[in-house]
RNA sequence: UGCGAAUAAGGGCAAACUCAUUGAAAAAUGGGGGCGCAAAGCUACCGGUCUAAGGAAAAUUCUAGGAUGGCGGGGCUGCCGGA
Repeated sequence: UGCGAAUAAGGGCAAACUCAUUGAAAAAUGGGGGCGCAAAGCUACCGGUCUAAGGAAAAUUCUAGGAUGGCGGGGCUGCCGGA
RNA backbone atom coordinates (compact mmCIF):
# COMPACT_ATOMS: atom_id res chain seq x y z
P U A 1 -0.79 3.93 3.55
O5' U A 1 -0.93 2.95 2.31
C5' U A 1 -0.70 3.42 0.98
C4' U A 1 -0.68 2.26 0.00
C3' U A 1 -1.93 1.37 0.00
O3' U A 1 -2.98 1.94 -0.75
C1' U A 1 0.00 0.00 0.00
P G A 2 -4.50 1.55 -0.28
O5' G A 2 -4.66 0.05 -0.80
C5' G A 2 -4.64 -0.20 -2.22
C4' G A 2 -4.58 -1.70 -2.47
C3' G A 2 -5.71 -2.52 -1.88
O3' G A 2 -6.89 -2.45 -2.69
C1' G A 2 -3.66 -3.60 -1.46
P C A 3 -8.32 -2.59 -1.95
O5' C A 3 -8.40 -4.14 -1.60
C5' C A 3 -8.44 -5.11 -2.65
C4' C A 3 -8.25 -6.51 -2.11
C3' C A 3 -9.28 -6.97 -1.08
O3' C A 3 -10.48 -7.41 -1.69
C1' C A 3 -7.10 -7.53 -0.33
P G A 4 -11.86 -7.18 -0.89
O5' G A 4 -11.71 -8.16 0.37
C5' G A 4 -11.73 -9.58 0.18
C4' G A 4 -11.34 -10.28 1.47
C3' G A 4 -12.30 -10.03 2.63
O3' G A 4 -13.41 -10.91 2.59
C1' G A 4 -10.06 -9.74 3.36
P A A 5 -14.85 -10.29 2.95
O5' A A 5 -14.79 -10.03 4.52
C5' A A 5 -14.51 -11.09 5.41
C4' A A 5 -14.08 -10.53 6.75
C3' A A 5 -15.14 -9.66 7.41
O3' A A 5 -15.99 -10.46 8.20
C1' A A 5 -13.03 -8.55 7.42
P A A 6 -17.50 -10.03 8.46
O5' A A 6 -18.07 -11.31 9.23
C5' A A 6 -18.04 -12.58 8.60
C4' A A 6 -17.22 -13.58 9.42
C3' A A 6 -17.76 -13.84 10.82
O3' A A 6 -18.84 -14.78 10.80
C1' A A 6 -15.40 -13.58 10.89
P U A 7 -19.98 -14.61 11.90
O5' U A 7 -19.27 -14.95 13.30
C5' U A 7 -18.77 -16.25 13.54
C4' U A 7 -17.90 -16.24 14.79
C3' U A 7 -18.62 -15.74 16.04
O3' U A 7 -19.37 -16.78 16.65
C1' U A 7 -16.49 -14.70 15.87
P A A 8 -20.59 -16.38 17.59
O5' A A 8 -19.81 -15.63 18.76
C5' A A 8 -20.41 -14.52 19.43
C4' A A 8 -19.35 -13.71 20.12
C3' A A 8 -19.87 -12.68 21.07
O3' A A 8 -20.13 -13.26 22.34
C1' A A 8 -18.24 -11.70 19.66
P A A 9 -21.52 -12.99 23.07
O5' A A 9 -21.33 -11.55 23.72
C5' A A 9 -20.26 -11.31 24.63
C4' A A 9 -20.18 -9.83 24.93
C3' A A 9 -21.52 -9.17 25.15
O3' A A 9 -21.98 -9.32 26.48
C1' A A 9 -20.24 -7.89 23.63
P G A 10 -23.53 -9.49 26.76
O5' G A 10 -24.07 -7.99 26.67
C5' G A 10 -23.62 -7.01 27.59
C4' G A 10 -23.94 -5.62 27.10
C3' G A 10 -25.40 -5.38 26.75
O3' G A 10 -26.20 -5.13 27.89
C1' G A 10 -24.04 -4.55 25.01
P G A 11 -27.43 -6.08 28.24
O5' G A 11 -28.71 -5.32 27.68
C5' G A 11 -29.31 -5.67 26.43
C4' G A 11 -29.17 -4.52 25.46
C3' G A 11 -30.34 -4.29 24.52
O3' G A 11 -31.39 -3.58 25.14
C1' G A 11 -28.36 -4.27 23.27
P G A 12 -32.89 -3.87 24.75
O5' G A 12 -33.02 -3.28 23.27
C5' G A 12 -32.85 -1.89 23.05
C4' G A 12 -32.95 -1.57 21.58
C3' G A 12 -34.26 -1.98 20.93
O3' G A 12 -35.29 -1.02 21.16
C1' G A 12 -32.46 -2.65 19.57
P C A 13 -36.77 -1.51 21.45
O5' C A 13 -37.35 -1.85 20.01
C5' C A 13 -37.35 -0.87 19.00
C4' C A 13 -37.45 -1.52 17.63
C3' C A 13 -38.72 -2.34 17.40
O3' C A 13 -39.79 -1.52 17.01
C1' C A 13 -36.81 -3.52 16.61
P A A 14 -41.26 -1.87 17.53
O5' A A 14 -41.55 -3.29 16.87
C5' A A 14 -41.62 -3.41 15.46
C4' A A 14 -41.67 -4.89 15.06
C3' A A 14 -42.96 -5.56 15.51
O3' A A 14 -43.55 -6.28 14.44
C1' A A 14 -41.04 -6.73 16.35
P A A 15 -45.12 -6.39 14.35
O5' A A 15 -45.33 -7.52 13.26
C5' A A 15 -44.73 -7.39 11.98
C4' A A 15 -44.71 -8.73 11.28
C3' A A 15 -46.01 -9.52 11.37
O3' A A 15 -46.95 -9.07 10.39
C1' A A 15 -44.18 -10.94 11.83
P A A 16 -48.49 -8.92 10.80
O5' A A 16 -48.98 -10.43 11.01
C5' A A 16 -49.01 -11.32 9.91
C4' A A 16 -49.12 -12.75 10.39
C3' A A 16 -50.34 -13.07 11.25
O3' A A 16 -51.50 -13.29 10.45
C1' A A 16 -48.41 -14.02 12.22
P C A 17 -52.87 -12.60 10.89
O5' C A 17 -53.16 -13.18 12.36
C5' C A 17 -53.43 -14.56 12.55
C4' C A 17 -53.37 -14.91 14.02
C3' C A 17 -54.26 -14.07 14.92
O3' C A 17 -55.60 -14.54 14.93
C1' C A 17 -52.11 -14.21 15.87
P U A 18 -56.81 -13.47 15.04
O5' U A 18 -56.71 -12.98 16.56
C5' U A 18 -56.91 -13.91 17.63
C4' U A 18 -56.56 -13.26 18.95
C3' U A 18 -57.29 -11.95 19.24
O3' U A 18 -58.60 -12.18 19.75
C1' U A 18 -54.98 -11.71 19.74
P C A 19 -59.78 -11.16 19.38
O5' C A 19 -59.58 -9.99 20.46
C5' C A 19 -59.79 -10.25 21.84
C4' C A 19 -59.36 -9.07 22.68
C3' C A 19 -59.91 -7.72 22.24
O3' C A 19 -61.24 -7.49 22.68
C1' C A 19 -57.60 -7.52 22.69
P A A 20 -62.21 -6.58 21.75
O5' A A 20 -61.67 -5.10 22.00
C5' A A 20 -61.80 -4.49 23.29
C4' A A 20 -61.06 -3.17 23.34
C3' A A 20 -61.39 -2.16 22.26
O3' A A 20 -62.58 -1.45 22.56
C1' A A 20 -59.06 -2.31 22.49
P U A 21 -63.50 -0.91 21.31
O5' U A 21 -62.65 0.29 20.70
C5' U A 21 -62.42 1.46 21.49
C4' U A 21 -61.38 2.36 20.83
C3' U A 21 -61.72 2.85 19.44
O3' U A 21 -62.61 3.95 19.46
C1' U A 21 -59.48 2.11 19.48
P U A 22 -63.62 4.15 18.19
O5' U A 22 -62.67 4.67 17.02
C5' U A 22 -62.02 5.93 17.15
C4' U A 22 -61.06 6.16 15.98
C3' U A 22 -61.67 6.01 14.60
O3' U A 22 -62.43 7.13 14.19
C1' U A 22 -59.57 4.92 14.68
P G A 23 -63.75 6.87 13.30
O5' G A 23 -63.18 6.37 11.89
C5' G A 23 -62.43 7.26 11.08
C4' G A 23 -61.82 6.53 9.89
C3' G A 23 -62.80 5.73 9.05
O3' G A 23 -63.56 6.54 8.17
C1' G A 23 -60.88 4.42 9.47
P A A 24 -65.15 6.29 8.03
O5' A A 24 -65.21 4.81 7.41
C5' A A 24 -66.47 4.14 7.26
C4' A A 24 -66.44 3.28 6.01
C3' A A 24 -65.23 2.37 5.91
O3' A A 24 -65.49 1.12 6.54
C1' A A 24 -65.49 3.58 3.88
P A A 25 -64.38 0.43 7.47
O5' A A 25 -63.35 -0.20 6.42
C5' A A 25 -63.72 -1.32 5.64
C4' A A 25 -62.87 -1.40 4.39
C3' A A 25 -61.39 -1.68 4.64
O3' A A 25 -61.17 -3.09 4.68
C1' A A 25 -61.61 0.17 3.17
P A A 26 -59.96 -3.70 5.51
O5' A A 26 -58.66 -3.25 4.70
C5' A A 26 -58.24 -3.96 3.54
C4' A A 26 -57.17 -3.18 2.79
C3' A A 26 -55.87 -2.96 3.56
O3' A A 26 -54.98 -4.04 3.42
C1' A A 26 -56.61 -0.90 2.67
P A A 27 -54.45 -4.80 4.70
O5' A A 27 -53.99 -3.62 5.67
C5' A A 27 -52.74 -2.96 5.51
C4' A A 27 -52.86 -1.52 5.95
C3' A A 27 -52.39 -1.21 7.37
O3' A A 27 -50.98 -1.05 7.44
C1' A A 27 -54.49 -0.20 7.00
P A A 28 -50.21 -1.34 8.81
O5' A A 28 -50.59 -0.10 9.72
C5' A A 28 -50.10 1.21 9.39
C4' A A 28 -50.74 2.25 10.28
C3' A A 28 -50.44 2.10 11.77
O3' A A 28 -49.20 2.72 12.10
C1' A A 28 -52.76 2.43 11.45
P U A 29 -48.33 2.12 13.29
O5' U A 29 -49.13 2.59 14.59
C5' U A 29 -49.22 3.96 14.92
C4' U A 29 -50.10 4.16 16.13
C3' U A 29 -49.77 3.28 17.33
O3' U A 29 -48.68 3.77 18.08
C1' U A 29 -52.10 3.26 16.96
P G A 30 -47.69 2.74 18.76
O5' G A 30 -48.50 2.21 20.03
C5' G A 30 -48.80 3.09 21.09
C4' G A 30 -49.77 2.46 22.07
C3' G A 30 -49.39 1.09 22.59
O3' G A 30 -48.41 1.14 23.61
C1' G A 30 -51.65 1.07 21.98
P G A 31 -47.42 -0.09 23.80
O5' G A 31 -48.34 -1.26 24.41
C5' G A 31 -48.84 -1.14 25.72
C4' G A 31 -49.69 -2.32 26.10
C3' G A 31 -49.07 -3.70 25.91
O3' G A 31 -48.13 -4.04 26.91
C1' G A 31 -51.28 -3.74 25.13
P G A 32 -46.88 -4.97 26.54
O5' G A 32 -47.50 -6.41 26.21
C5' G A 32 -48.02 -7.20 27.26
C4' G A 32 -48.79 -8.38 26.71
C3' G A 32 -47.98 -9.44 25.99
O3' G A 32 -47.31 -10.31 26.89
C1' G A 32 -49.95 -8.97 24.78
P G A 33 -45.88 -10.89 26.49
O5' G A 33 -46.09 -11.59 25.06
C5' G A 33 -46.76 -12.85 24.96
C4' G A 33 -46.89 -13.23 23.48
C3' G A 33 -45.56 -13.47 22.78
O3' G A 33 -45.16 -14.83 22.94
C1' G A 33 -46.94 -12.04 21.46
P G A 34 -43.61 -15.21 23.16
O5' G A 34 -42.94 -15.13 21.69
C5' G A 34 -43.36 -16.00 20.67
C4' G A 34 -42.91 -15.49 19.30
C3' G A 34 -41.37 -15.52 19.11
O3' G A 34 -41.11 -15.90 17.75
C1' G A 34 -42.18 -13.36 18.66
P C A 35 -40.62 -17.33 17.32
O5' C A 35 -40.41 -17.21 15.74
C5' C A 35 -41.37 -17.78 14.86
C4' C A 35 -41.41 -17.05 13.53
C3' C A 35 -40.07 -16.68 12.93
O3' C A 35 -39.43 -17.79 12.32
C1' C A 35 -41.60 -14.90 12.65
P G A 36 -37.82 -17.78 12.12
O5' G A 36 -37.60 -16.85 10.85
C5' G A 36 -36.45 -16.02 10.76
C4' G A 36 -36.90 -14.61 10.36
C3' G A 36 -35.80 -13.58 10.33
O3' G A 36 -35.11 -13.59 9.08
C1' G A 36 -37.62 -12.73 11.57
P C A 37 -33.53 -13.25 9.05
O5' C A 37 -33.49 -11.65 9.19
C5' C A 37 -34.07 -10.83 8.20
C4' C A 37 -34.05 -9.39 8.64
C3' C A 37 -32.68 -8.85 8.99
O3' C A 37 -31.99 -8.41 7.83
C1' C A 37 -34.23 -8.24 10.68
P A A 38 -30.48 -8.82 7.59
O5' A A 38 -29.68 -7.46 7.82
C5' A A 38 -29.35 -7.05 9.14
C4' A A 38 -28.58 -5.74 9.13
C3' A A 38 -27.19 -5.84 8.49
O3' A A 38 -26.79 -4.51 8.08
C1' A A 38 -26.96 -5.48 10.82
P A A 39 -26.86 -4.13 6.54
O5' A A 39 -28.07 -3.10 6.42
C5' A A 39 -28.18 -2.00 7.28
C4' A A 39 -29.28 -2.22 8.33
C3' A A 39 -30.69 -2.02 7.78
O3' A A 39 -31.57 -2.91 8.46
C1' A A 39 -30.30 -0.56 9.60
P A A 40 -32.84 -3.50 7.61
O5' A A 40 -34.09 -3.40 8.60
C5' A A 40 -34.67 -2.13 8.90
C4' A A 40 -35.86 -2.28 9.84
C3' A A 40 -35.51 -2.89 11.19
O3' A A 40 -36.39 -2.37 12.19
C1' A A 40 -36.95 -4.35 10.02
P G A 41 -35.82 -1.54 13.48
O5' G A 41 -35.22 -0.20 12.87
C5' G A 41 -36.09 0.83 12.46
C4' G A 41 -35.65 2.17 13.01
C3' G A 41 -36.24 3.37 12.29
O3' G A 41 -37.48 3.74 12.84
C1' G A 41 -33.90 3.62 12.42
P C A 42 -38.74 3.99 11.91
O5' C A 42 -38.47 5.45 11.31
C5' C A 42 -38.38 6.56 12.18
C4' C A 42 -37.82 7.75 11.44
C3' C A 42 -38.53 8.11 10.14
O3' C A 42 -39.71 8.86 10.35
C1' C A 42 -36.19 8.14 9.81
P U A 43 -40.93 8.69 9.34
O5' U A 43 -40.40 9.23 7.94
C5' U A 43 -40.20 10.62 7.75
C4' U A 43 -39.49 10.88 6.43
C3' U A 43 -40.26 10.49 5.18
O3' U A 43 -41.15 11.53 4.78
C1' U A 43 -38.02 9.73 5.01
P A A 44 -42.68 11.15 4.46
O5' A A 44 -42.66 10.53 2.98
C5' A A 44 -42.09 11.28 1.91
C4' A A 44 -42.50 10.69 0.57
C3' A A 44 -43.89 11.12 0.08
O3' A A 44 -43.84 11.27 -1.34
C1' A A 44 -43.81 8.75 0.24
P C A 45 -43.47 12.76 -1.92
O5' C A 45 -42.00 12.56 -2.51
C5' C A 45 -41.43 13.58 -3.32
C4' C A 45 -40.32 13.01 -4.19
C3' C A 45 -40.71 11.79 -5.02
O3' C A 45 -41.36 12.17 -6.22
C1' C A 45 -38.63 11.38 -3.94
P C A 46 -42.46 11.18 -6.87
O5' C A 46 -41.60 10.02 -7.51
C5' C A 46 -40.76 10.27 -8.63
C4' C A 46 -40.06 9.00 -9.08
C3' C A 46 -40.97 7.79 -9.27
O3' C A 46 -41.67 7.81 -10.50
C1' C A 46 -39.05 7.13 -8.06
P G A 47 -43.14 7.19 -10.57
O5' G A 47 -42.90 5.61 -10.44
C5' G A 47 -42.30 4.90 -11.51
C4' G A 47 -41.87 3.50 -11.07
C3' G A 47 -42.97 2.55 -10.65
O3' G A 47 -43.69 2.01 -11.74
C1' G A 47 -41.16 2.39 -9.15
P G A 48 -45.24 1.65 -11.56
O5' G A 48 -45.24 0.40 -10.55
C5' G A 48 -44.73 -0.86 -10.97
C4' G A 48 -44.61 -1.81 -9.80
C3' G A 48 -45.92 -2.21 -9.14
O3' G A 48 -46.58 -3.23 -9.87
C1' G A 48 -44.32 -1.67 -7.48
P U A 49 -48.19 -3.23 -9.92
O5' U A 49 -48.64 -3.64 -8.44
C5' U A 49 -48.34 -4.92 -7.93
C4' U A 49 -48.59 -4.97 -6.44
C3' U A 49 -50.00 -4.61 -6.00
O3' U A 49 -50.90 -5.69 -6.14
C1' U A 49 -48.44 -3.48 -4.63
P C A 50 -52.44 -5.40 -6.41
O5' C A 50 -52.99 -4.88 -5.01
C5' C A 50 -52.99 -5.75 -3.88
C4' C A 50 -53.45 -5.00 -2.63
C3' C A 50 -54.77 -4.27 -2.76
O3' C A 50 -55.88 -5.14 -2.62
C1' C A 50 -53.20 -2.85 -1.72
P U A 51 -57.22 -4.86 -3.43
O5' U A 51 -57.88 -3.65 -2.63
C5' U A 51 -58.26 -3.82 -1.27
C4' U A 51 -58.62 -2.48 -0.66
C3' U A 51 -59.72 -1.71 -1.37
O3' U A 51 -61.00 -2.17 -0.99
C1' U A 51 -57.92 -0.25 -0.88
P A A 52 -62.21 -2.22 -2.06
O5' A A 52 -62.52 -0.68 -2.35
C5' A A 52 -62.96 0.15 -1.29
C4' A A 52 -63.07 1.58 -1.76
C3' A A 52 -64.13 1.81 -2.84
O3' A A 52 -64.96 2.90 -2.49
C1' A A 52 -62.03 2.73 -3.52
P A A 53 -66.53 2.66 -2.31
O5' A A 53 -67.01 4.00 -1.57
C5' A A 53 -67.39 3.97 -0.20
C4' A A 53 -67.03 5.29 0.48
C3' A A 53 -67.38 6.53 -0.34
O3' A A 53 -68.72 6.94 -0.14
C1' A A 53 -65.15 6.69 0.46
P G A 54 -69.67 7.23 -1.42
O5' G A 54 -68.92 8.43 -2.16
C5' G A 54 -68.90 9.73 -1.58
C4' G A 54 -67.91 10.62 -2.30
C3' G A 54 -68.11 10.72 -3.81
O3' G A 54 -69.10 11.68 -4.16
C1' G A 54 -65.85 10.26 -3.37
P G A 55 -70.07 11.37 -5.43
O5' G A 55 -69.07 11.41 -6.68
C5' G A 55 -68.48 12.65 -7.07
C4' G A 55 -67.44 12.43 -8.16
C3' G A 55 -67.94 11.74 -9.42
O3' G A 55 -68.59 12.64 -10.31
C1' G A 55 -65.92 10.73 -8.72
P A A 56 -69.78 12.08 -11.23
O5' A A 56 -69.03 11.17 -12.30
C5' A A 56 -68.21 11.79 -13.29
C4' A A 56 -67.44 10.75 -14.08
C3' A A 56 -68.28 9.77 -14.89
O3' A A 56 -68.70 10.31 -16.13
C1' A A 56 -66.59 8.60 -13.72
P A A 57 -70.17 10.01 -16.66
O5' A A 57 -70.10 8.48 -17.09
C5' A A 57 -69.71 8.12 -18.43
C4' A A 57 -69.12 6.72 -18.44
C3' A A 57 -70.14 5.59 -18.58
O3' A A 57 -70.44 5.33 -19.95
C1' A A 57 -68.67 5.11 -16.78
P A A 58 -71.82 4.61 -20.32
O5' A A 58 -71.84 3.26 -19.46
C5' A A 58 -71.37 2.04 -20.01
C4' A A 58 -71.18 1.03 -18.90
C3' A A 58 -72.24 -0.07 -18.84
O3' A A 58 -71.66 -1.25 -18.28
C1' A A 58 -72.33 1.21 -16.87
P A A 59 -72.24 -2.69 -18.59
O5' A A 59 -71.83 -3.47 -17.27
C5' A A 59 -72.58 -4.57 -16.81
C4' A A 59 -72.56 -4.63 -15.29
C3' A A 59 -73.50 -5.66 -14.68
O3' A A 59 -72.93 -6.08 -13.44
C1' A A 59 -74.15 -3.53 -13.97
P U A 60 -72.67 -7.57 -12.93
O5' U A 60 -71.57 -7.32 -11.78
C5' U A 60 -70.19 -7.60 -11.99
C4' U A 60 -69.57 -6.54 -12.88
C3' U A 60 -68.36 -5.80 -12.30
O3' U A 60 -67.16 -6.57 -12.40
C1' U A 60 -69.80 -4.23 -13.32
P U A 61 -65.90 -6.16 -11.49
O5' U A 61 -65.27 -4.95 -12.31
C5' U A 61 -64.63 -5.18 -13.56
C4' U A 61 -64.40 -3.88 -14.31
C3' U A 61 -63.39 -2.92 -13.68
O3' U A 61 -62.05 -3.28 -13.99
C1' U A 61 -65.31 -1.71 -14.38
P C A 62 -60.89 -2.79 -12.98
O5' C A 62 -60.77 -1.23 -13.27
C5' C A 62 -60.31 -0.78 -14.53
C4' C A 62 -60.44 0.73 -14.63
C3' C A 62 -59.69 1.53 -13.57
O3' C A 62 -58.32 1.66 -13.89
C1' C A 62 -61.87 2.41 -13.86
P U A 63 -57.26 1.76 -12.70
O5' U A 63 -57.54 3.19 -12.06
C5' U A 63 -57.29 4.38 -12.80
C4' U A 63 -57.86 5.57 -12.08
C3' U A 63 -57.36 5.78 -10.65
O3' U A 63 -56.10 6.43 -10.64
C1' U A 63 -59.72 6.07 -10.74
P A A 64 -55.00 5.95 -9.61
O5' A A 64 -55.29 6.86 -8.33
C5' A A 64 -55.62 8.24 -8.50
C4' A A 64 -55.43 9.00 -7.21
C3' A A 64 -54.03 8.89 -6.62
O3' A A 64 -53.71 10.15 -6.02
C1' A A 64 -55.59 8.17 -5.03
P G A 65 -52.23 10.73 -6.14
O5' G A 65 -52.17 11.71 -4.88
C5' G A 65 -53.12 12.76 -4.79
C4' G A 65 -53.31 13.20 -3.34
C3' G A 65 -53.84 12.11 -2.43
O3' G A 65 -53.42 12.40 -1.08
C1' G A 65 -55.41 13.84 -2.55
P G A 66 -52.68 11.30 -0.16
O5' G A 66 -53.79 10.26 0.27
C5' G A 66 -54.65 10.54 1.39
C4' G A 66 -55.22 9.25 1.94
C3' G A 66 -54.18 8.24 2.40
O3' G A 66 -53.73 8.49 3.71
C1' G A 66 -55.73 7.17 1.00
P A A 67 -52.23 8.23 4.12
O5' A A 67 -52.04 6.66 3.97
C5' A A 67 -52.67 5.79 4.89
C4' A A 67 -52.49 4.34 4.47
C3' A A 67 -51.06 3.84 4.47
O3' A A 67 -50.62 3.51 5.77
C1' A A 67 -52.20 3.10 2.53
P U A 68 -49.08 3.64 6.13
O5' U A 68 -48.38 2.42 5.37
C5' U A 68 -48.69 1.09 5.72
C4' U A 68 -48.12 0.12 4.69
C3' U A 68 -46.62 0.21 4.50
O3' U A 68 -45.94 -0.58 5.47
C1' U A 68 -47.71 0.15 2.39
P G A 69 -44.88 0.13 6.44
O5' G A 69 -43.68 0.59 5.48
C5' G A 69 -43.00 -0.37 4.69
C4' G A 69 -41.53 -0.01 4.60
C3' G A 69 -40.84 0.11 5.94
O3' G A 69 -39.51 -0.42 5.82
C1' G A 69 -40.55 2.11 4.75
P G A 70 -38.87 -1.31 6.98
O5' G A 70 -39.49 -2.77 6.76
C5' G A 70 -39.15 -3.53 5.61
C4' G A 70 -40.03 -4.75 5.50
C3' G A 70 -41.51 -4.42 5.39
O3' G A 70 -42.11 -5.36 4.49
C1' G A 70 -41.16 -5.85 7.22
P C A 71 -42.97 -4.84 3.26
O5' C A 71 -41.97 -5.00 2.05
C5' C A 71 -41.55 -6.27 1.60
C4' C A 71 -41.20 -6.22 0.14
C3' C A 71 -40.02 -5.33 -0.19
O3' C A 71 -38.76 -5.97 0.01
C1' C A 71 -41.81 -4.84 -1.66
P G A 72 -37.48 -5.07 0.40
O5' G A 72 -37.06 -4.44 -1.00
C5' G A 72 -36.61 -5.28 -2.07
C4' G A 72 -36.41 -4.47 -3.34
C3' G A 72 -35.52 -3.24 -3.21
O3' G A 72 -34.13 -3.56 -3.18
C1' G A 72 -37.44 -2.69 -4.44
P G A 73 -33.14 -2.61 -2.32
O5' G A 73 -33.10 -1.24 -3.15
C5' G A 73 -32.52 -1.24 -4.45
C4' G A 73 -32.81 0.07 -5.16
C3' G A 73 -32.24 1.33 -4.53
O3' G A 73 -30.85 1.48 -4.74
C1' G A 73 -34.46 1.73 -5.24
P G A 74 -29.95 2.18 -3.61
O5' G A 74 -30.44 3.70 -3.61
C5' G A 74 -30.23 4.52 -4.76
C4' G A 74 -30.94 5.85 -4.62
C3' G A 74 -30.52 6.69 -3.42
O3' G A 74 -29.30 7.38 -3.65
C1' G A 74 -32.87 6.67 -3.59
P G A 75 -28.26 7.58 -2.43
O5' G A 75 -28.98 8.67 -1.51
C5' G A 75 -29.22 9.98 -1.99
C4' G A 75 -30.02 10.78 -0.99
C3' G A 75 -29.45 10.80 0.42
O3' G A 75 -28.42 11.76 0.56
C1' G A 75 -31.76 10.34 0.52
P C A 76 -27.18 11.44 1.55
O5' C A 76 -27.80 11.62 3.01
C5' C A 76 -28.25 12.90 3.45
C4' C A 76 -29.00 12.78 4.77
C3' C A 76 -28.23 12.08 5.89
O3' C A 76 -27.29 12.93 6.52
C1' C A 76 -30.43 11.24 5.81
P U A 77 -25.95 12.30 7.12
O5' U A 77 -26.48 11.43 8.37
C5' U A 77 -26.99 12.11 9.52
C4' U A 77 -27.65 11.14 10.47
C3' U A 77 -26.74 10.09 11.09
O3' U A 77 -25.96 10.59 12.16
C1' U A 77 -28.76 9.08 10.41
P G A 78 -24.56 9.90 12.54
O5' G A 78 -25.05 8.56 13.28
C5' G A 78 -25.73 8.67 14.52
C4' G A 78 -26.18 7.31 15.01
C3' G A 78 -25.08 6.30 15.26
O3' G A 78 -24.42 6.52 16.49
C1' G A 78 -26.86 5.26 14.12
P C A 79 -22.91 6.03 16.72
O5' C A 79 -23.14 4.53 17.21
C5' C A 79 -23.90 4.27 18.39
C4' C A 79 -23.85 2.80 18.71
C3' C A 79 -22.48 2.17 18.61
O3' C A 79 -21.70 2.42 19.78
C1' C A 79 -24.06 0.79 17.53
P C A 80 -20.11 2.60 19.67
O5' C A 80 -19.59 1.09 19.62
C5' C A 80 -19.92 0.20 20.65
C4' C A 80 -19.58 -1.22 20.24
C3' C A 80 -18.17 -1.40 19.70
O3' C A 80 -17.23 -1.47 20.75
C1' C A 80 -19.72 -2.55 18.33
P G A 81 -15.64 -1.32 20.43
O5' G A 81 -15.25 -2.81 20.05
C5' G A 81 -14.19 -3.08 19.14
C4' G A 81 -14.52 -4.32 18.34
C3' G A 81 -13.48 -4.71 17.32
O3' G A 81 -12.47 -5.53 17.92
C1' G A 81 -15.64 -4.73 16.34
P G A 82 -10.91 -5.21 17.58
O5' G A 82 -10.75 -5.85 16.13
C5' G A 82 -11.06 -7.21 15.90
C4' G A 82 -11.27 -7.42 14.41
C3' G A 82 -10.06 -7.02 13.57
O3' G A 82 -9.19 -8.14 13.40
C1' G A 82 -12.06 -6.06 12.69
P A A 83 -7.62 -7.93 13.52
O5' A A 83 -7.15 -9.42 13.92
C5' A A 83 -7.35 -9.90 15.24
C4' A A 83 -7.75 -11.37 15.19
C3' A A 83 -7.01 -12.19 14.15
O3' A A 83 -5.77 -12.67 14.65
C1' A A 83 -9.34 -12.64 14.04
Overview:
The prediction has a mean pLDDT of 84. This is a predicted structure of an 83-nucleotide RNA (c-di-GMP-I riboswitch aptamer) from a Woeseiaceae bacterium. Rfam family: c-di-GMP-I riboswitch aptamer. Rfam's curators write: GEMM was predicted in a large-scale screen for bacterial structured RNA regulatory elements.